[in-house]
RNA sequence: UGAGGCAGUGAGGCAAUCGCGACCGGUGGCGGGGCGACUCGCGCCGGCCGAGGAAAGUCCGAACUCCAUAGAGCGGGAUGCUGGCUAACGGCCAGUGAGGGCGACCUCAAGGAAAGUGCCACAGAAACAUACCGCCAACGGGGCCGCGAGGCCUGCGGGCAAGGGUGAAAUGGUGAGGUAAGAGCUCACCAGCGGCUGGGUGACCAGCCGGCUGGGUAAACCCCAUCCGGAGCAAGGCCAGACAGGGGGAGGGUGGCUCGCCUGACGACCCCCGGGUUGGCUGCUUGAGGCAGCGGGUAACCGUUGCCCUAGAGAGAUGACUGCCACGCCGGUGGCCGCGAGGCGCCAGCGGACAAAAUUCGGCUUACGGCUGCCUCAGACC
RNA sequence: GGGGCUGUAGCUCAGUGGAUAGAGCAGCGGUUUCCUAAACCGGAGGUCGGCGGUUCGAGUCCGCCCAGCCCCACCA
Numbered sequence: 001u002g003a004g005g006c007a008g009u010g011a012g013g014c015a016a017u018c019g020c021g022a023c024c025g026g027u028g029g030c031g032g033g034g035c036g037a038c039u040c041g042c043g044c045c046g047g048c049c050g051a052g053g054a055a056a057g058u059c060c061g062a063a064c065u066c067c068a069u070a071g072a073g074c075g076g077g078a079u080g081c082u083g084g085c086u087a088a089c090g091g092c093c094a095g096u097g098a099g100g101g102c103g104a105c106c107u108c109a110a111g112g113a114a115a116g117u118g119c120c121a122c123a124g125a126a127a128c129a130u131a132c133c134g135c136c137a138a139c140g141g142g143g144c145c146g147c148g149a150g151g152c153c154u155g156c157g158g159g160c161a162a163g164g165g166u167g168a169a170a171u172g173g174u175g176a177g178g179u180a181a182g183a184g185c186u187c188a189c190c191a192g193c194g195g196c197u198g199g200g201u202g203a204c205c206a207g208c209c210g211g212c213u214g215g216g217u218a219a220a221c222c223c224c225a226u227c228c229g230g231a232g233c234a235a236g237g238c239c240a241g242a243c244a245g246g247g248g249g250a251g252g253g254u255g256g257c258u259c260g261c262c263u264g265a266c267g268a269c270c271c272c273c274g275g276g277u278u279g280g281c282u283g284c285u286u287g288a289g290g291c292a293g294c295g296g297g298u299a300a301c302c303g304u305u306g307c308c309c310u311a312g313a314g315a316g317a318u319g320a321c322u323g324c325c326a327c328g329c330c331g332g333u334g335g336c337c338g339c340g341a342g343g344c345g346c347c348a349g350c351g352g353a354c355a356a357a358a359u360u361c362g363g364c365u366u367a368c369g370g371c372u373g374c375c376u377c378a379g380a381c382c
Numbered sequence: 383g384g385g386g387c388u389g390u391a392g393c394u395c396a397g398u399g400g401a402u403a404g405a406g407c408a409g410c411g412g413u414u415u416c417c418u419a420a421a422c423c424g425g426a427g428g429u430c431g432g433c434g435g436u437u438c439g440a441g442u443c444c445g446c447c448c449a450g451c452c453c454c455a456c457c458a
Stems, first nucleotide, its partner, number of pairs: 001378009012325004017320002020050002023047005029042005052354001056365002059363005064232004071259004076228005081095005096110001097108004111223002116221002118217003132164002134160003139157002141154005172190006191213002193210007236282004246273004251263003275457003289308008327351003331347003335344003383454007392407004400438001410424004431447005
């Protein structure tokens, strides 16, 4: 210098002007209510506050609310190495194993295929029980030779799975011995499986022994273990006004079915048609909250002390512009440093992404432009 | 804000994990006709919404995104 890896950090700052929204205070403005004190809405003035790391996707998990304080069975769904963290999780941390990268480092839905079933197209003899080409004269049969012992030929019966060929995949791999030819048939090493011993909380690891050698697929059905009732703030509660408690169906209680429980029986609740409104208050923002210090823990995280509180609108408010400073990029440069490439300084110009709260949290995923630190690889120079 | 569904040729739809994804209509070329329509024949047209994963193999199975569509309030 180039190419990367990991971790952290901020989401520019200050001031002025105009504008928007909420709240508080004032009001000699306008309108409404009330006998009145007063009160409500709009406006005006002042003060104070005003989006995010992802507010997003709505993919998980909860809080909260309603339905039995959500109960039993079947069905269904989710998760799936081990230990820990957490309110909980499919999340996080630490490890184990496997895989990728030269490396820093990264990735993994990572239980069971020896419970059962299914599938494995085409090709191939055969895709789970088989021999197409091939190898074999040890055995049975046949033929020839030999007086005989026996020898030779033959793959008809048969033995083999070494080699060839097919395929994504052919029943452990390599080498040696062995054999008629072969074969874990035997042996050495390696891979797997089982057993024992040792280490570790555990996943697992190491050593020894045993020829035990069983195709793949579970993001196919399934089995095992653990967890899961449903709906969602348009949940839910209260008030006001208007309309037709009008017609039909059917017991209902929120979402698969059955049971159970509660409740109701001449129509409360439910469904359909029809009618009315597009109002107010609440839930609503202080919360598993944030920051800093100390302590425990490898870490996630936990405990404790102190300080802070920072949108709450209700179709949805944060914007525009100017100046200065900081940052980045490009260009110039008569200053400084350096042998040099270049660096520092100065001047001018340009630039700042992704994206906007809607009940609230913890995560994940996706989008996105910077800066800082540490580390790796390659090249060049000293 | 919350919930649900869909995406395959220009349009409407099929498509057990298995070779080069099909059908109808439309459009193109040809035959027929004086010309057109109809009829007949032929051929073309596909990022199976995108990316990644499982698998020997993905339109199909799984995950994450993208686009489009539908539903919802209160009162009696």